[in-house]
Molecule: transfer RNA
Organism: Patescibacteria group bacterium
RNA sequence: GCCGGAGUAGUUCAGUGGUGGAACAACCCCUUGGUAAGGGGUAGGCCGAGAGUCCGAUUCUCUCCUCCGGCU
Repeated sequence: GCCGGAGUAGUUCAGUGGUGGAACAACCCCUUGGUAAGGGGUAGGCCGAGAGUCCGAUUCUCUCCUCCGGCU
C1' cells in the first nucleotide's frame, strides 16, 4: 500500500429499514439464624464520528477513526 472482519449497557454478545434485547455484573426486595445458591424487580445505551438515500436508518451507501486478521 491492497483486501477482509469487528465497533451496540460496566463486560460478553444478539438485533438485516418502523421508538434497542439477553446473560453476567450493579442496586432493591423475598427466602435463611447468617452466608452462598435460588426467585422477583429497578436502573443503566440518542448503537465509534460525520455526511448521503429514505416518510422513516443501529440496519443501506460514502468518507474518516480505533482494533483484529490476511497479502505484498